[in-house]
Molecule: RNase P RNA; transfer RNA
Organism: Pseudomonadota bacterium
């Protein structure tokens, strides 16, 4: 210099003048006011309600190599294993296909019990067919029933042997995923679970338009559901106790609760009303530096700092200056230098947090790799 | 805001993971003295990109519209 891998961090600054929402305050005024993704809403949590409550079992759902992080994750972090690059690196829904089904178009002799189209070897005769063997070779298809080399044999064949590869068992190393080596087995086992399924492991449903309180309004209307008429005991009585029977939103047990004559009770829908206050934003908060502890993710202490919250919903408009980059022009051999233009991407908080993914003009940092080339 | 359900010809629909099929519409052509009807033949599509699988309209992700529910 030239092409590349990894990570990070910005995403205009400063006044001036005119609005807009929040809070303060009688007022003047003052103080606060969008983002890394507020976004998809794709995980996961906090919270609020409904299902009494707890352990098991079903069922659905959803993860899926292993250890660790966390409030939790399908997220992060290190570590196996495979595959891709010459490398830095970089991808992977990466549990089982000897539990079981189930599907593998076409094409092909056969797509998984098993079987044989052409071939090739053997017998046989009526000489081009018939029994038999056989799966090397051909050919087909995404995938053909272990591979290569060698014996061996009428041809052949794990039929036998080396070596690879595959399966069973135990050592060794490692928390573990797994590695490495030894012994046994001649193959008994294609693929596909982002098909059913099996095994682990995890989950109650619903979602701030949840929810609670006032206030207003409540003409009439639907629709389910309880009628079980319990017994001793003890008390004048209200009632208390023991049993039993019923509910309590899949099933079962424990527990708990409510009912067992009180009379017209409850639950829901619809229909009316649609103002107000709380939830509501200080929380597993963030962010800086600096110390410990870990390879890291993280945890943890010390100390500054920082903060929109409201309801269909404000957070903008102008003007100057200035600064990053873009462009024109004009001088220059060039390297530049001078004037003039332009804020220029993706987007817009609606309970609230962590996370993934998608979107993104330009810019800046840092670390690594691979080529040529100087020394 | 939040939950949901949905995408095949111009239009309405089929299609076990295996050649994307039908109607209507549209064109050209035969039939008729013309026009309908009728017959033939002919165009036109799985929102998009990615992954899994020999193969995707179908199975998974993400993105993209379109539409419904909740006060």
């Nucleotide at each position: 210099g030239c092409g590349g891998a990894g990570g990070g961090g910005c995403g205009g600054a400063u006044g001036g003048c005119c609005g807009c929402g929040g809070c303060a305050g009688c007022g003047a005024u003052g103080u606060c006011g969008a983002g890394g993704a507020a976004a998809g809403u794709c995980c996961g949590g906090a919270c609020u309600c409904c299902c009494a409550g707890a352990a098991g079992c079903a069922a659905c759902g959803g993860u899926g190599c292993c250890g660790g992080g966390u409030a939790a994750u399908u997220c992060c972090c290190g570590g196996g294993c495979g595959g891709g690059g010459c490398a830095a690196c970089c991808c992977g829904a990466c549990g089982g296909a000897c539990a079981g089904c189930g599907c593998c178009a076409c094409a092909g002799a056969a797509a998984a019990c098993a079987g044989a189209c052409u071939g090739c070897c053997c017998u046989g005769c009526a000489c081009g067919c018939a029994g038999g063997g056989u799966c090397a070779a051909g050919g087909u298809g995404a995938a053909a029933c272990g591979g290569u080399g060698g014996g061996g044999u009428a041809a052949g064949a794990g039929c036998c042997c080396a070596c690879c590869g595959c399966c069973g068992g135990g050592c060794u190393g490692g928390c573990a995923a797994c590695a490495g080596g030894c012994c046994g087995g001649g193959c008994a086992u294609g693929g596909c679970a982002a098909g059913c399924c099996c095994c682990a492991c995890c989950g109650g449903g619903a979602g701030c338009a949840a929810u609670g309180c006032c206030a207003a309004a409540u003409a009439g209307g639907g629709a389910c559901c309880g009628c079980g008429u319990g017994g001793g005991c003890c008390g004048c009585g209200a009632g208390g106790u023991c049993c039993g029977g019923g509910g309590c939103u899949g099933c079962u047990u424990c527990u708990g609760c409510c009912c067992c004559a009180g009379c017209a009770g409850g639950u829901c829908c619809g229909g009316g009303u649609u103002g107000g206050c709380a939830g509501c934003u200080a929380g597993a908060g963030g962010g800086g530096u600096g110390g410990u502890g870990g390879c890291a993710a993280c945890a943890u202490c010390a100390u500054c700092c920082c903060a929109a919250g409201a309801g269909g919903a404000a957070u903008g408009g102008u003007c100057a200056u200035c600064u990053c980059g873009g462009g024109g022009c004009a001088g220059g051999c060039a390297a530049c230098u001078g004037c003039c233009c332009u804020a220029g991407a993706c987007a817009g908080a609606a309970u609230c947090c962590g996370g993934c993914u998608u979107a993104c003009a330009g810019c800046c940092c840092c670390u690594c790799c691979g080529c040529g080339c100087a020394u | 805001u939040g939950c949901c359900g949905g995408g095949u010809c111009a239009u309405c629909u089929a299609a076990u993971g295996g050649u994307a099929g039908g109607a209507u519409a549209g064109u050209g052509g035969a039939c008729u003295c013309u026009g309908a009807a009728u017959c033939c033949a002919c165009u036109c599509a799985u929102c998009u990109u990615g992954g899994u699988u020999c193969g995707a309209a179908u199975c998974c992700a993400a993105g993209c519209c379109c539409g419904g529910c909740a006060g």